[in-house]
Transfer RNA from Candidatus Nealsonbacteria bacterium CG03_land_8_20_14_0_80_36_12, 71 nucleotides, folded computationally. The organism belongs to Candidatus Nealsoniibacteriota, within Bacteria. Its mean pLDDT, the model's own confidence on a scale to 100, is 82. Rfam family: tRNA. Gene Ontology term of the family: triplet codon-amino acid adaptor activity. Rfam classes the family as a transfer RNA.

């Protein structure tokens, strides 16, 4: 240099056009003589610019990380 994948919370993974859900994590609280554990709440993210569309994590292009291959 070409191909191809993949990029959402702190981490690990959903959603596949119609305003992003859960698991750990983390705060508060109920419990308990105290700790854990359980149980309830809270908190917190769509790499980036653009384009399509009534609307875009989702579809198109560019850019950037990072994985394989191939040369």
């Nucleotide at each position: 240099g070409c191909u191809g994948g993949a990029g959402u919370a702190g981490c690990u993974u959903a959603a596949u056009g119609g305003u992003a859900a859960a698991g750990c994590a983390g705060u508060g609280g109920u419990u308990u003589u105290g700790u854990a554990a359980a149980c309830c709440a809270c908190c917190g993210a769509c790499g980036u610019g653009a384009g399509u569309c009534c609307g875009a994590u989702u579809c198109u292009c560019g850019c950037c990380u990072c994985c394989a291959g191939c040369u």